[in-house]
Notes
This is a predicted structure of a 1534-nucleotide RNA (small-subunit ribosomal RNA) from a Candidatus Omnitrophota bacterium. The organism belongs to Candidatus Omnitrophota, within Bacteria.
C1' cells in the first nucleotide's frame, strides 16, 4: 500500500466482500512445561454455611482463672467510658447532572486524630449500667426495685489576641466589603491516668509506707496558624431523536423570616409578574456512570471505559431522621413494601452489588485454600489484637511470554500409501541402521532472596529536670526473635530418544494438486459462485502450503471506507439546485487615515495526580512483567510584548450600490372599448342526389331537398400574413386594433449620496395545465359515454356524434420532463461570426470601425467518466443558500401541519437483493435512413401442388419392421445396388480363449485332422479307414525313433462388441458463400473498451483499381499460376486419314468412263490423336471521365473487356453432421450387449409430406423407309457373324488384354402414310395366362417378353421450384454398384429457345450512418392482473402491559411547631417543705413514602378481519416499454 464483484469489453459513479489489528470471549477439535497477567460482561435475580471491625485493664466499678503460705505478680473479659466503624472492601442500576473534565472563585464555609506556637488544667455536685432481687415473654427481648465507680454527666470559679452588642483610628479591595489595633458592656472551659523521688513544705502512720506536692511523660481545655480532607458556586467540554417547538406557579425577582458549617426560592409568607428557549435546541422521550486511559487508525477521528487509578452512586425496594468532626451511615436505628426464615400463631428474625460458595437464568467467567512474614489501616505507652484490605496458593491454554517434544551421519533411494504416459515420480534423509546431546518431565541430594524490624541487657552522647531519680530521641556493643509462600526459586547428580503435535487450509482474492466416490443428488459457500458422468470449489485419499500448543469458527470493534469528506466528497447527464422572487435573523463584505487589542501571534509564570506512552538504563538466565531517569501528550488560567489581517471606535474618499437630467425599444401587467377572416347555426334564394368519412367501409346526414352556391341574420372563443435560436418578464408565462392606469431593463451626461452592499433559514408573496366552490357563458374543440369499424379479442388507435371542461367573474388548489433537468452574486481567464437595442467615429451611397447591454452559433487555453462546457462556463477564484450518500420497499406507512374535496408538504423502518446506474465501445438487430449485389423480385421458358406408379420420410401396425439424417442446410439423404450374404433387428438352434491378434504355462502320439458314415433345418455335435507339416540328429538320397517348432486339447492374459457418450475428441463433411470480406507489424488518436488503417470520391464482379487522407507496409481472401474448351503453328503418323499417284475388289454401263470400297502400295495434305508454342494486353482508335482508375462505342480478330467451364471455398458461425466408414478419451457387457447357423424382418399400409417417372395427347401417337453423335467400358469380360425363338433370349462362335475386336441399329431428326378430338390407334395403371434370364435358391422379394386386361387422368386450388445460351426445355446414349435387379446418381452427345424495362415491393447479402433498456445477441428484452407457496409490515371492533405526569383520598416512620398528664438527681429561692427553671411520654397540626380513586395523553404487545410489499427454474392472460417497439416516449392532472 490494496484486491474480488455490475459490462461481450471499457472507463466513471456507486454498493457490498475479503486480506490487518485487537477481545473480561465463547463453541468444535487437539493438547507437554514453566513464569507474568486475568476470570460473573447475562438476573443491581434469590441465598445455606463459615469468615470480612475492632481495640485500649495505662480511664472505671465488677467478676474469674492461674502462680505464690503470704504479701505481692501475671492474665482473662460481660458492663459504663474513649477511639474507630463516615476508612479499607464492592458494584454500576439510576443519573444527560456542576454527576463527571478542566481552569478558576469562596471578602459566603467546615474540619476529629497529626504538626507548630501562646494560654490553662481550680474547686464542687448528683446519678447510673455492671451486680443483686422479683416480674413478664416459646423465643427475641422487656419491666421493677436496690447498690456502686470515671477521662461517663452537671453546676461555680478564672481566661483572652476568642464570641456578641456599641463605639474609633489606620490600611486594603471590581462590589456585597475584607484586615488591624485599642476601648467599654455581655456569654463560653478543663480529667485525669503511668512512671520516678535525694531533697524541701503540709497530712495520716510507731515504721515501712501512703496521700499531697515535686518532676518526666502522656491526656484534656481555650486560641492562633499549618497539613491533609470536605463543603458551596462560576466559566468551558461531555450522546441519539425536530415525526418532540414552545415550556413554567416556588416559576422569575423582590422583601421579611425560618433553617444550614456557608452563600441561596433551600423553605416560608407577602408583593410584583416575570423567566428560560426559539434554532448556539428550551421542554419532552430514548440511552448512558464519568475520566486518566484501552483498541484501531499514517494522521484526523471511530469504538469503548473490563483489569489499575481518581471522581460520582447505590446498598433487598421506598421513605426518614438519630448520633457523631464527618452519615441521612453496605455488615447502626425507625417506619412501610415485596420476599424468605423461625413461631408454643400471641409474635419475631433476615438483608453476599464484601471473600469464598449455592441455585438460578445463560453460548459463557474459579478455592466453602493458606497466611498477617511482607505493604497498608485500626486501638493501644508498649507488648500485642483485629484486618477475605493485602501477601500467597488452587482453577481455567482466558490473554501475553518463553522452552521442549531431539541433534549429527545415513540410498539397495527399503517396506508400504498415492499417482502414473508404465520408462517412472513422490512420500523422502524420512525410516531403518549408526554416533551423540540431555533442555523439560522423573527419581535423589543440596538449598535460598523477600527481614526491613521489635524487644531486652549494657553503654555514649543530647533533652526535659534541683537531681548522680526518671524518662525521651539518636548512636554504637552484645543478646533473643519473626516467613503463610515453602523444601518453592535455583544448583547439581543419575538413567534415558527414552514420556510430548495438533489443526485449519489447497477455483480466484490468498501461499498450496492429483486420483476415486458422487451426478443440480448429497453437500460446500466471507464475495464471486461450485454440483445436472472425467469436479484442484461436495465426501474420502495422498501430497502439499500454513501456523503451532495450539488451530479453526462465531460474535463484536476500529481499519481499508476519501462509504459523511475538519483533514479529505460531490450535485447538466450516475444520488443531489429549492418552481420562482423580494426580504428577517444569520453568515460575508470596497479605499486611505487615527485609535484599541476582543480574535490573532511571540515570550514568561503556574496548572495538567499516579499508572499508561516513547527514549535510555536496570532486576529476573532471555523475554513477558518489573523498577529508576528523563521526555512526549492536553486544555485551561495569570503577566508582558507585537500591531500586518479581522473585529470594535472614530474621520475621511468614491470605484460598488442608489439618485438626478436626457432619450430610445418591448406580444411586461392590469382595465376598457373596437375589428376583420374563418367554423357552426338560423332564414331566404339557385340546384339535385347524393353527402359525409376511411386503409377499406360503416355508423351518420339527405328527396320533408342535404353536400354544394349565393345573399342576410345570430353567437362564442381565437387572433392568418407580419413573425425572426428577434423582443419582454423572476418563474410561471406574453402575440389583432385603439386609448387609459402601472412595473422593469438598457443608453447618454458624469451632476448628487458616500459602502447606503452580497446572500438568505423560517415567514411571506407569485405561481402552467388540470381539478374544486359559486354565478354566468357555450361557436368550435371535447376527457366520460353511444355507436360504427378494425381485431382472436379491442372496455384502445381509425370514424360518426357528445357531456363535463376549455372561456368570463370570485374564490381555492399549488403541482409539473415547473428543464438550460445547469441557485444566486463579483472579479479573472485566446478569438470568428450572426443578430437585437442604444450610443460614438469614418464615409457621397452602400458599407466600415469603436462601444455598452442582450441574444445565438463555432472555437484556444483549461474543465470534464466521457458525452460535452467553453466571457451567458460545466474554467480559475471568493461569499452566501439550497440538496445528495447503493437499488428495491417509497415519495410507501404512521405522527405533524395545509386543504371544501381531490390531495399536498414534512418523510421512515422491517424486508429482500449484488447490484442499481453514467458516458462511451464493438457487435446484433429494427414493422430506422442511405448505397449496392444475387434467377431475390420482375419479365419470360418450363415445371410442382390434382392422376397413377417409383423412391425417401413421418406416422400407425409388428416378434422384428435394425440405426443415422430432420427449417435453410433431413427427406431418389448414409445406400454408386436388402431375395441369402449384406444386416446392425426379430424368433429359433448352437459356441465359450472364441469368427480374428499376441504372449505365458502345463498336456497328448496312431496326436490333430478326417473322405465315407449317424444326427441335425444349417452350424454344430459325433465319427470307423485313412493319416499328416518344418528343423535338428543327418556326411549323397529315402527315413522310424527322439528334440523343437507349427497345429491341437487344458489353464491363464485376453480377444471381441455397428453396445453409450459427436455436448469429451481427431479426421472429414454441409451452412452462411465464390459472399469480399477477416486481420497483423510499426506509427497515429483515445484514460480506456477501442479507433484510424479498412472511412470519403470515383470505379470494379471483387477490400478490383484511381484520387483524397495519420497513416505506411503487409498478411489470408479476391484476381492470377492450374485443367478443360473456342483459334492457330510446328512436331509425330499407328491400330487414326485418304486430298494426290498406283493397284485390287464391287457396282452402273455396249463401251469410253463413272460410282463404292482405305482393301493393298504410296503418301501424312486434310480430319483426328497429344505434346510444344502462338493468340487478348483495354493493346489500337474515338468520345465520356479528373490529364486517373475506368466506363461507353468502334476497328481489327476464331475470340473482347474476367471468352465459356471446372479445380480452388479467407477468418469465422451454427456444442450443425458423423463413436453405424475408419481413428480415438471414459463408462458398460464378458457361457454374453461376444461369435456361427436356419428362417424372418428393413419391402406391413387407414394415412400425411418431399423427390421422381409416366402422362392426360395432332408442335401428337402408329407403322414403312432414311440420316447424322460423344463420353466411355470389356477377359470370371465385351461377344461380331451365322442359326433358332413373334420375342426376352438361346445354340455356336470369329475377333479383342481393344485410337485395331467388341458392346453399337443413337434417339429426337427427315420422307412417306393411318388416326381426326374421342377417355380416343391418347394413357398405360392393375390384374390374368404363358415364357425368358441370373442365381443354391426369385412364395414373402428380382428384372425382362409374348398375348389379354385396360385404371385415374382432358394440363391441375391455395400455394411453390428450376433456369439468363449452347442455357431452359426436348432427345437419346455411355458409366459406377453389379450374379440379376435404374423412373435414382455420376457423365455424354443431339435438337435448340424466350426474356430481363427495371429495383418499387419479397428473399438472402456486403458497405455506411441512426436508435436500442438487446449481447445464450429480436426465436432478444420485458410489464401489470390473476392462480400458489413463504416471509416481514400498515389499518383494525378492541383486549393486555408498562413508565410517566395531573387531581382528589388515606397517611407510617421522622423533623420542625404547638400543648404537655404523670414524673424527674444535679442548677436557683428556700433551714425545710416546697416552688421555679429544664426535661418529658402522650396529644393536635404542617409536611410526608407506600397505598386507594380519576380523567386523559404516550409507548409496547396481541387481535376476527382488511390494505398493499418482498421473495419463490420452467402456471393462467394479455403486449405497456426498449428500434418510429410496429398510435414516439414521458411529466403533472382528472
Nucleotide at each position: 500500500a490494496g484486491a474480488g464483484u455490475u459490462u461481450g469489453a471499457u472507463c466513471c459513479u456507486g454498493g457490498c466482500u475479503c486480506a490487518g489489528a485487537g477481545c473480561g470471549a465463547a463453541c468444535g477439535c487437539u493438547g507437554g512445561c514453566g513464569g507474568c497477567g486475568u476470570g460473573g460482561a447475562u438476573a443491581a435475580g434469590g441465598c445455606a454455611u463459615g469468615c470480612a471491625a475492632g481495640u485500649c485493664g495505662a480511664g472505671c466499678g465488677a467478676u474469674c482463672c492461674c502462680c505464690g503460705c503470704a504479701a505481692g505478680g501475671g492474665g482473662a473479659u460481660a458492663g459504663c467510658g474513649g477511639c474507630a466503624a463516615a476508612c479499607g472492601g464492592g458494584u454500576g442500576a439510576g443519573u444527560a447532572a456542576c454527576g463527571c473534565g478542566u481552569a478558576g472563585g469562596g471578602a459566603a464555609c467546615c474540619u476529629a486524630c497529626c504538626c507548630u506556637g501562646g494560654a490553662g488544667u481550680g474547686g464542687g455536685g448528683g446519678a447510673u449500667a455492671a451486680c443483686u432481687c422479683c416480674g413478664c415473654g416459646a423465643a427475641a427481648g422487656c419491666g421493677g426495685g436496690g447498690c456502686u465507680a470515671a477521662u461517663a454527666c452537671c453546676g461555680c470559679a478564672u481566661a483572652g489576641u476568642u464570641u456578641c452588642g456599641g463605639a474609633u483610628u489606620c490600611c486594603c479591595g471590581c462590589a456585597u466589603g475584607g484586615g488591624a489595633a485599642a476601648c467599654c458592656g455581655g456569654g463560653u472551659a478543663a480529667a485525669g491516668g503511668u512512671g520516678g523521688c535525694c531533697u524541701c513544705g503540709a497530712c495520716c502512720g510507731a515504721a515501712a509506707g501512703g496521700u499531697u506536692g515535686c518532676u518526666a511523660u502522656u491526656g484534656c481545655u481555650c486560641c492562633a496558624g499549618g497539613a491533609g480532607g470536605g463543603u458551596c458556586c462560576u466559566g468551558c467540554g461531555u450522546c441519539c431523536c425536530a415525526u418532540c417547538a414552545g415550556c413554567u406557579a416556588g416559576u422569575u425577582g423582590g422583601u421579611a423570616g425560618g433553617g444550614u458549617a456557608a452563600c441561596g426560592g433551600c423553605c416560608u409568607a407577602c408583593c410584583a409578574a416575570g423567566g428560560c428557549u426559539u434554532u448556539u435546541g428550551a421542554c419532552g422521550g430514548g440511552u448512558a456512570g464519568c475520566u486518566a486511559g484501552c483498541u484501531u487508525a499514517a494522521g484526523a477521528g471511530a469504538g469503548c471505559g473490563g483489569u489499575u487509578a481518581g471522581c460520582c452512586a447505590c446498598a433487598c425496594u421506598g421513605g426518614c431522621a438519630c448520633u457523631g468532626a464527618g452519615a441521612c451511615a453496605c455488615u447502626g436505628g425507625c417506619c412501610a413494601g415485596a420476599c424468605u426464615c423461625c413461631u408454643a400463631c400471641g409474635g419475631g428474625a433476615g438483608g453476599c452489588u464484601g471473600c469464598a460458595g449455592u441455585c438460578g437464568a445463560g453460548a459463557a467467567u474459579c478455592u466453602u485454600u493458606g497466611g498477617c512474614a511482607a505493604u497498608g489501616g485500626g486501638c493501644g505507652c508498649a507488648a500485642g489484637c483485629c484486618u477475605g484490605a493485602c501477601c500467597a496458593u488452587g482453577c481455567g491454554a482466558c490473554g501475553c511470554c518463553g522452552c521442549g517434544u531431539g541433534c549429527g551421519g545415513g540410498a539397495u533411494g527399503a517396506a508400504g500409501g498415492c499417482c502414473c504416459u508404465c520408462g517412472g515420480g513422490u512420500c523422502g534423509u524420512a525410516a531403518a541402521c549408526c554416533g551423540c546431546u540431555g533442555u523439560u518431565a522423573u527419581g535423589a541430594g543440596g538449598g535460598a532472596c523477600g527481614a526491613a524490624g521489635u524487644c531486652c541487657c549494657g553503654u555514649g552522647a543530647g533533652g526535659u529536670g534541683a537531681a548522680c531519680a526518671a524518662u525521651c530521641u539518636c548512636g554504637c556493643g552484645g543478646g533473643a526473635u519473626u516467613g503463610a509462600c515453602g523444601g518453592u526459586a535455583c544448583c547439581u547428580c543419575a538413567a534415558g530418544a527414552g514420556a510430548a503435535a495438533g489443526c485449519c487450509a489447497c477455483g480466484g482474492c490468498u501461499a498450496a494438486c492429483u486420483c476415486c466416490g458422487u451426478g443440480c443428488c448429497a453437500g460446500c459457500a466471507g464475495c464471486c459462485g461450485c454440483g445436472g458422468u472425467a469436479a484442484u470449489a461436495c465426501g474420502g485419499a495422498g501430497g502439499u502450503g500454513g501456523c503451532a500448543a495450539g488451530c479453526g469458527u462465531u460474535g463484536c470493534u476500529c481499519g481499508g471506507a476519501u462509504u459523511u469528506a475538519c483533514u479529505g466528497g460531490g450535485u447538466g447527464u450516475a444520488a443531489a439546485g429549492g418552481g420562482c422572487a423580494a426580504g428577517u435573523a444569520g453568515g460575508c463584505g470596497g479605499u486611505c487615515c487615527u485609535a484599541u487589542a476582543a480574535g490573532c501571534c511571540c515570550c514568561g509564570u503556574u496548572u495538567g495526580a499516579a499508572a499508561u506512552g516513547c527514549u535510555c538504563c536496570g532486576g529476573c538466565u532471555c523475554a513477558a512483567c518489573c523498577g529508576g531517569a528523563g521526555c512526549a501528550a492536553g486544555u485551561g488560567a495569570c503577566g508582558g510584548g507585537g500591531g500586518a489581517c479581522u473585529g470594535c471606535a472614530g474621520g475621511a474618499c468614491u470605484u460598488g450600490a442608489g439618485g438626478a437630467u436626457g432619450g430610445g425599444a418591448g406580444a411586461g401587467g392590469c382595465g376598457a372599448a373596437c375589428g376583420g377572416a374563418a367554423u357552426u347555426c338560423c332564414c331566404g334564394g339557385u340546384g339535385u342526389a347524393a353527402g359525409g368519412g376511411u386503409g377499406a367501409a360503416a355508423u351518420c346526414u339527405g328527396u320533408a331537398g342535404a353536400u354544394a352556391u349565393c345573399g342576410g341574420g345570430a353567437g362564442g372563443a381565437a387572433c392568418a400574413c407580419c413573425a425572426g435560436u428577434g423582443g419582454c418578464g423572476a418563474a410561471g408565462g406574453c402575440g389583432g386594433u385603439u386609448c387609459g392606469c402601472u412595473g422593469g431593463a438598457c443608453c447618454a451626461u458624469u451632476u448628487c449620496u458616500g459602502a447606503c452592499g452580497c446572500u438568505g433559514a423560517g415567514a411571506u408573496g407569485c405561481g402552467a395545465a388540470a381539478g374544486c366552490u359559486a354565478g354566468g357563458g357555450g361557436a368550435g374543440c371535447g376527457a366520460a359515454c353511444a355507436g360504427g369499424a378494425u381485431u382472436a379479442g379491442a372496455u384502445a388507435c381509425c370514424c360518426u356524434g357528445g357531456u363535463a371542461g376549455u372561456c368570463c367573474u370570485a374564490g381555492c388548489c399549488g403541482u409539473a420532463a415547473a428543464c438550460g433537468a445547469u441557485g444566486g452574486a463579483c472579479a479573472c481567464u485566446a478569438g470568428g461570426u450572426g443578430u437585437u437595442g442604444g450610443c460614438c467615429c469614418c464615409u457621397u451611397u452602400u458599407g466600415g470601425g469603436g462601444u455598452c447591454a442582450g441574444u445565438g452559433c463555432c472555437g484556444c487555453a483549461g474543465g470534464u467518466a466521457a458525452c460535452c462546457c467553453g466571457c451567458u462556463a460545466a474554467g480559475u477564484g471568493u461569499c452566501c443558500c439550497a440538496c445528495c450518500u447503493g437499488a428495491g420497499g417509497a415519495g410507501u406507512a404512521c405522527g405533524g401541519c395545509c386543504g371544501c374535496a381531490a390531495g399536498g408538504u414534512u418523510g421512515a423502518a422491517a424486508c429482500u437483493c449484488a447490484a442499481a446506474g453514467g458516458a462511451a465501445u464493438u457487435g446484433a438487430c429494427g414493422g430506422g435512413g442511405g448505397c449496392c449485389a444475387g434467377c431475390a423480385c420482375a419479365a419470360g421458358c418450363g415445371g410442382u401442388g390434382g392422376a397413377a406408379c417409383a423412391u425417401g420420410u413421418g406416422g400407425u401396425u409388428c416378434a422384428a419392421u435394425u440405426c443415422g439424417a430432420u427449417g435453410c442446410u433431413a427427406c431418389g439423404c448414409g445406400a454408386a445396388a436388402a431375395a441369402c450374404c449384406u444386416u446392425a433387428c426379430c424368433c429359433a438352434g448352437g459356441c465359450u480363449u472364441g469368427a480374428c491378434a499376441u504372449g505365458c504355462a502345463g498336456g497328448a502320439a496312431g496326436u490333430a485332422g478326417g473322405a465315407a458314415c449317424c444326427u441335425g433345418a444349417a452350424a454344430g455335435g459325433g465319427g470307423g479307414a485313412c493319416g499328416a507339416c518344418c528343423c535338428g540328429u543327418a556326411a549323397c538320397c529315402a527315413g522310424a525313433c527322439c528334440g523343437g517348432g507349427a497345429g491341437c486339447c487344458u489353464g491363464c492374459a485376453c480377444a471381441g462388441g455397428u453396445g453409450c457418450u459427436g455436448c469429451a475428441u481427431g479426421g472429414c463433411u454441409g451452412u452462411c458463400g465464390u459472399c469480399a470480406g477477416c486481420u497483423c507489424g510499426u506509427g497515429c488518436c483515445g484514460u480506456g473498451a477501442g479507433g484510424u488503417g479498412u472511412u470519403g470520391g470515383c470505379u470494379u464482379a471483387a477490400g478490383u483499381g484511381c484520387c483524397a487522407u495519420a497513416a505506411c507496409g503487409a498478411g489470408c481472401g479476391c484476381a492470377a499460376c492450374c485443367a478443360u474448351u473456342g483459334c492457330u503453328a510446328c512436331u509425330a503418323g499407328u491400330u487414326g486419314c485418304c486430298a494426290c499417284c498406283g493397284g485390287g475388289g464391287c457396282c452402273c454401263g455396249c463401251a469410253a468412263g463413272g460410282g463404292c470400297u482405305g482393301c493393298c502400295g504410296a503418301g501424312c495434305a486434310c480430319u483426328c490423336u497429344a505434346g510444344u508454342g502462338g493468340g487478348a494486353c483495354u493493346g489500337c482508335c474515338a468520345g465520356c471521365g479528373a490529364u486517373g482508375a475506368g466506363c461507353u462505342g468502334g476497328a481489327g480478330g476464331a475470340a473482347g473487356g474476367u471468352g465459356g467451364u471446372g479445380a480452388u471455398g479467407a477468418c469465422g458461425u451454427c456444442a450443425a453432421g458423423u463413436c453405424c466408414g475408419u481413428a480415438c478419451g471414459g463408462c458398460c457387457c464378458u457361457u454374453a450387449u461376444g461369435c456361427c447357423u436356419g428362417g424372418g424382418g428393413c419391402g406391413a399400409c387407414a394415412c400425411a409430406c418431399g423427390u421422381g417417372u409416366u402422362a392426360c395427347a395432332a408442335u401428337g401417337g402408329g407403322g414403312c423407309g432414311g440420316a447424322c453423335a460423344a463420353u466411355g467400358c470389356g477377359c470370371c469380360g465385351c461377344g461380331a457373324g451365322c442359326c433358332c425363338g413373334c420375342g426376352a433370349g438361346g445354340g455356336u462362335a470369329a475377333g479383342c488384354u481393344a485410337a485395331u475386336c467388341g458392346c453399337c441399329u443413337a434417339a429426337a431428326c427427315c420422307g412417306c402414310u393411318c388416326c381426326c378430338c374421342a377417355g380416343u390407334u391418347c394413357g398405360g395403371a392393375u390384374c390374368g395366362c404363358a415364357g425368358g434370364c441370373u442365381g443354391c435358391a426369385a412364395c414373402c422379394c428380382g428384372c425382362c417378353u409374348g398375348c389379354g386386361u385396360g385404371a385415374a387422368g382432358u394440363u391441375g386450388g391455395a400455394a411453390u421450384c428450376g433456369c439468363u445460351a449452347g442455357u431452359a426445355a426436348c432427345g437419346g446414349c455411355g458409366g459406377a454398384u453389379c450374379a440379376g435387379c435404374a423412373c435414382g446418381c455420376c457423365g455424354c452427345c443431339g435438337u435448340g429457345a424466350a426474356u430481363a424495362c427495371g429495383u418499387u415491393c419479397c428473399c438472402u447479402g456486403g458497405c455506411c450512418u441512426u436508435g436500442u433498456a438487446c449481447a445464450c445477441a429480436c426465436c432478444g428484452c420485458c410489464c401489470g392482473u390473476c392462480a400458489a407457496g413463504c416471509g416481514a409490515u400498515g389499518g383494525g371492533a378492541g383486549c393486555u402491559g408498562g413508565g410517566a405526569g395531573c387531581a382528589c383520598c388515606c397517611g407510617a416512620a421522622g423533623u420542625c411547631g404547638g400543648c404537655g398528664u404523670a414524673c424527674c438527681a444535679a442548677c436557683c429561692c428556700g433551714c425545710a417543705a416546697g416552688g421555679g427553671a429544664g426535661g418529658g411520654a402522650g396529644c393536635c397540626g404542617c409536611c410526608g413514602a407506600a397505598g386507594g380513586u380519576g380523567a386523559g395523553a404516550c409507548c409496547a404487545g396481541u387481535g376476527a378481519c382488511u390494505g398493499g410489499c418482498g421473495c419463490u427454474a420452467a402456471g393462467u392472460c394479455g403486449u405497456a416499454a426498449c428500434a418510429a417497439g410496429g398510435u414516439a416516449g414521458c411529466c403533472c392532472u382528472a
The RNAcentral record of the sequence draws on SILVA. Its mean pLDDT, the model's own confidence on a scale to 100, is 85. Its Rfam family is "Bacterial small subunit ribosomal RNA". Gene Ontology terms of the family: ribosome and structural constituent of ribosome.